[in-house]
Context: one part of a larger RNA
Formats: sequence, structure tokens, C1' cells
RNA sequence: UUGGGUUUAAAGGGAGCGUAGGCCGUCGUUUAAGCGUGUUGUGAAAUGUAGGCGCCCAACGUCUGCACUGCAGCGCGAACUGGAUGACUUGAGUACGCGGGAAGCAGGCGGAAUUCGUCGUGUAGCGGUGAAAUGCUUAGAUAUGACGAAGAACUCCGAUUGCGAAGGCAGCCUGCUGUAGCGCCACUGACGCUGAUGCUCGAAAGCGUGGGUAUCGAACAGGAUUAGAUACCCUGGUAGUCCACGCGGUAAACGAUGGAUGCUCGCUGUGUGCCUUUAAGGUACGUGGCCAAGGGAAACCAUUAAGCAUCCCACCUGGGGAGUACGCCGGCAACGGUGAAACUC
Repeated sequence: UUGGGUUUAAAGGGAGCGUAGGCCGUCGUUUAAGCGUGUUGUGAAAUGUAGGCGCCCAACGUCUGCACUGCAGCGCGAACUGGAUGACUUGAGUACGCGGGAAGCAGGCGGAAUUCGUCGUGUAGCGGUGAAAUGCUUAGAUAUGACGAAGAACUCCGAUUGCGAAGGCAGCCUGCUGUAGCGCCACUGACGCUGAUGCUCGAAAGCGUGGGUAUCGAACAGGAUUAGAUACCCUGGUAGUCCACGCGGUAAACGAUGGAUGCUCGCUGUGUGCCUUUAAGGUACGUGGCCAAGGGAAACCAUUAAGCAUCCCACCUGGGGAGUACGCCGGCAACGGUGAAACUC
């Protein structure tokens, strides 16, 4: 490379938008680039091949024919691919109507808890553990009542619930923004799918500047445990955790399963909408469980496929060395991206 693969054996990019490119619905007409066919020219010789001939035979040599699967020209054909043109509506989109949701952003409001402060009641302990101790406490703690302050998170509802492209999203109200779904079948008429490079988003931790700091809490200190204990347990506690703006760009970023379209038995929950003959009903979209065919090494998957097919992208090719070294690109840095080889089994 071909082939074969990518849930778990190596392998799906963290996610979306989208450029080039690749691929692309139905019916006409046309064109003839691809395609098929005929013919002409050319395709040197040698080589190849078929037959004959010459060396005693063969190798070898020689003659004739063919081939040289190619290229170009001129005709013909029109199913398929491509080009042009006309039409269509089922793909795609728009309008109209409906109701849904923890989707996003901004602002406002609320109660419980926690800690702290002040005052009151009250007195000797509290706290913590396997047991203790460090720690707090007669300068009145813990407990309890009232008032006040601050920051962070939103108990119940709450659910194989819902929404979002993914990351993710949960107190209540308001404003702004986005999208899916259903109904209808009015409009456009293939406007589609995918997507290298690119752009944007991207948990937590981390970084820069400024603020904030109630809780929890890396580092750190002390107390225990232990042979030791740079830990697990306990008492404290800085960064951080929170906010604003910027950077960073990684995760078991997981369904370990890329996206799109079509097709292929059923049973049973549930969310939202619609229809009706209101039923143990039908239907569309989502979200779960179980199973048939089929698939799979098996576990299992099974209309939300890992089945049957088509299109496009990404990725894999024995283990270690190694996601390392070097180089380049990005970054304030941390580090990220790209990414080997020697050697070894």
C1' cells in the first nucleotide's frame, strides 16, 4: 500500500458552525466530456507470441503473421455519471396556530442553615475519637433566647423526569435571547448531507489584575496511630472554593459507541402535543426496560442497533521505550498541540 477494522482486544476527533473537496431526490428535452462501439493513422527496432526455416538436436539465429491491451482523428449509440435547460414535491426550508422545558444571559427578591458580633438566661464543662490528646472554657465557654452582620449554596417537590451541540443546567419573579416538538399543508422548489484547513464553545484544577472570604479546605502546624507514619483519624489553617475581566484548552470531556439518510418482528413503562368511535384506543417526537430475526470472540446490541445498506469525516496496524526526545506552533507560566528513533521482548 491493498485488505481488514475502531462499545470492552490498537483505534470515534471533547462539541458545534462552516471553507475547499467528496457525495446527492423525481420526470422530460438536449449535449456527448466520461462510457460503449466501428474505422483510420500512429504505436521504430530489439523483446513477447504463433507458425515455418537454418546450425545433427537444443539453447541460439532468421523469416512471416499477430500482439504491443497506448495515444490521436473521424463516425455512430445514449442506459448510467457529468454539462445545459424546463417542470415537480416527497428531501430541505419558510409562514400560520398550539402548548412544553433545571436551555442561555441580565436584574431583583426570599427563607432555612453556618460562622461571627452584641445583649439576656445559665454553670462547669465543651469538643473530638476505636480510645485519646492537641484545641475552646470561670476574662463565663458548650447549651438556649433576642437582635444584627456576612458570604456561599438552594431542603422538600425530585423522578431510568425535563432541557441543551457538547461541557453542562435546579429557590422564586421579571426582561431579553436561542432551539427542538406537534398541528396545518398555504409558500419556495433540491435550496441537501458530510466536512481536511479554519473559526467558536469547552467540567474541575491552574494562571494574571482587582474585589470578596461564611463554609469547606491542597500546602502548612499541632495531637494521635505506628517499628516508622512526610498518610489514613482529630484540632486548627493559607492558596483555593465565590464575583468581574482576561488567559489556558485538558478529563474515565463515557453511551469508553462520529454525523446524515433509508429499510427491518413484537411486548411494556414514562414525558410533551394532536386525533377520535373516550378505549386496556390511535398517532408524532423524545426518554427507559424486555425480547425476535439478524449481528457479535463473547459479554451483549437489538426501530435510540453494535442488524441490512449508501455517503462524508476522524482514527488504528504487536508490547515496552513514549505521549518521551528533538524540531516547529501556541501560552505570562503551568503546560498544551504535533510527534519519532536507537535499543529491547